Description
RNAcentral holds the sequence, with entries from ENA. Predicted 3D model of an 82-nucleotide RNA (transfer RNA) from a Verrucomicrobiota bacterium. The same sequence occurs in records of 2 taxa.
RNA sequence: GGGCGCGUGGCGGAAUUGGCAGACGCGAAGGACUUAGGAUCCUUUGGAGCAAUCCUUGCAGGUUCGAUCCCUGUCGCGCCCA
Numbered sequence: 001g002g003g004c005g006c007g008u009g010g011c012g013g014a015a016u017u018g019g020c021a022g023a024c025g026c027g028a029a030g031g032a033c034u035u036a037g038g039a040u041c042c043u044u045u046g047g048a049g050c051a052a053u054c055c056u057u058g059c060a061g062g063u064u065c066g067a068u069c070c071c072u073g074u075c076g077c078g079c080c081c082a
Stems, first nucleotide, its partner, number of pairs: 001081007010026003019065001027045006046055003058074005
C1' cells in the first nucleotide's frame, strides 16, 4: 500500500428482512427478609429537560416517509496479502 471483518448504555452482548434502539445477563441504587451480613425475592437503572418532548448505535455526510441495518468518506482495532 491492497483486501476482509468488527465498533451499540458503566461492562458483556442482542436487535441484519430498513419499521418501538438497547432484549437478556453482569454491575449499580432503593426496598423486603435477617440480630447483622450473605443468599433469595420485588422495583428502578443511556443523556438533556420541572414536564411535554428532544437527543443517542465510532465520527461526518447521503438515500428513504422511516437507517444499528443500505451508500460514500473517515478514524480506531483485528486478520490476510504484498